Transfer RNA from Candidatus Colwellbacteria bacterium RIFCSPLOWO2_12_FULL_43_11, 72 nucleotides, folded computationally. Model confidence (mean pLDDT): 81 of 100. It matches the Rfam family "tRNA". It is annotated as a transfer RNA. Taxonomically the source falls in Candidatus Colwelliibacteriota (Bacteria, Bacteria candidate phyla). The RNAcentral record of the sequence draws on ENA.

RNA sequence: GCCCUCGUCGUUCAAUGGAUAGGACGCCUCCCUGCGAAGGAGGAAAUCCAGGUUCGAUUCCUGGUGGGGGCA
Numbered sequence: 001g002c003c004c005u006c007g008u009c010g011u012u013c014a015a016u017g018g019a020u021a022g023g024a025c026g027c028c029u030c031c032c033u034g035c036g037a038a039g040g041a042g043g044a045a046a047u048c049c050a051g052g053u054u055c056g057a058u059u060c061c062u063g064g065u066g067g068g069g070g071c072a
Base pairs, nucleotide, nucleotide: 001071002070003069004068005067006066007065010025011024012023013022018055027043028042029041030040031039048064049063050062051061052060
């Protein structure tokens, strides 16, 4: 330098072009308890960036950027 691949709540993983972007763990509040733990109920929290296509983009396209891999 070229090619492939991945980037989503704090972490880890989902999500046919159409849902309020969902689950687990963690965090917060409440219940339970003599206090905790366990258990139960509820809550906050995310789509790497900029464009494009589309009625509609986490998803498709282009460029960039960061990680991983391959070739030279």